[in-house]
RNA sequence: ACAAAGAAAAGGCAAGGCAUGCGAAAACGUGCUACGCAAAACCACCGGCCUAAAGACCUUUGGUUGUUUUUACAAACAACUAAUCGUUCCAUGGCAGCGGAGUUACCUAU
Numbered sequence: 001a002c003a004a005a006g007a008a009a010a011g012g013c014a015a016g017g018c019a020u021g022c023g024a025a026a027a028c029g030u031g032c033u034a035c036g037c038a039a040a041a042c043c044a045c046c047g048g049c050c051u052a053a054a055g056a057c058c059u060u061u062g063g064u065u066g067u068u069u070u071u072a073c074a075a076a077c078a079a080c081u082a083a084u085c086g087u088u089c090c091a092u093g094g095c096a097g098c099g100g101a102g103u104u105a106c107c108u109a110u
Base pairs, nucleotide, nucleotide: 004110005108006107012037013036016033017032018031019030020029021028035097041103042102045100046099047098048095049094050093055089056088058086060083061082062081063080064079065078066077067076068075
């Protein structure tokens, strides 16, 4: 110097909770505390997981146009459009303390 390993020492990070901010949400930021962590440092490349605003499909109602039927009205069907509430699909939004890959790193009984 490099690799493995993790007793000790010096330190480090911060789950969850509380307060607060932000966001449609998942989540994230800040302060306090401390579940734990030898990479619980960085990084969304791969797998996985979380959310569903916008968008799409479907439900209901209104309007317009066309077609069929009718003496006519009404009715039925199709297309377009607006509103409505909920189901489903979907990241472009997230998770690095889910795992892998990559990058960097303190100490030394060994």
Predicted 3D model of a 110-nucleotide RNA (c-di-GMP-I riboswitch aptamer) from a Gammaproteobacteria bacterium. Its mean pLDDT, the model's own confidence on a scale to 100, is 84. The source organism's lineage runs through Bacteria, Pseudomonadati, Pseudomonadota and Gammaproteobacteria. It was read from a public genome assembly, where an Rfam model found it.